Annotation: The RNA shown here (transfer RNA) has 71 nucleotides and comes from a Candidatus Daviesbacteria bacterium. Model confidence (mean pLDDT): 81 of 100. Rfam family: tRNA. From the family's description: Transfer RNA (tRNA) molecules are approximately 80 nucleotides in length. The sequence is in RNAcentral, with records from ENA.
This record gives sequence, C1' cells and structure tokens, in this order.
RNA sequence: GCCUCCUUAGCUCAGUGGUAGAGCGGCGGUUUUGUAAACCGUUGACGUCAGUUCGAUUCUGUCAGGGGGCU
Repeated sequence: GCCUCCUUAGCUCAGUGGUAGAGCGGCGGUUUUGUAAACCGUUGACGUCAGUUCGAUUCUGUCAGGGGGCU
C1' cells in the first nucleotide's frame, strides 16, 4: 500500500427494511435476627457523517477504532 471482517446497554451477545431484546450488572422493594440466595419492579444502547427509501440497527459510501490476510 491492497483486500477482508467487526463496531447494538457497564459486560457478553441476539435482532437480514416497519415499536430495539435477553442474560449478567446497577438502583429500589419483599423476604431474613443479619448477609447471601430467591422473587417483584426499575435503569440503561444502535461508533461518525452522508446517500437510497414513505420508513434504515438492517442496504450503499466515507471517516474513526479494532481483528485477520497478501505484498
């Protein structure tokens, strides 16, 4: 230098054009002499900028970060 893959919640991951989910975590509560566990509720996210579309986490391009390959 070229090619390719990935980027979604604090963490690990789902989600192939029409309301963004789970587990763990955080917070509050119930229970207990107390702690843990359990149960109930709650909190919190689509890397950036453009394009296509009635509508984009999803499709396209660019940039940023990370991984891999070739020279």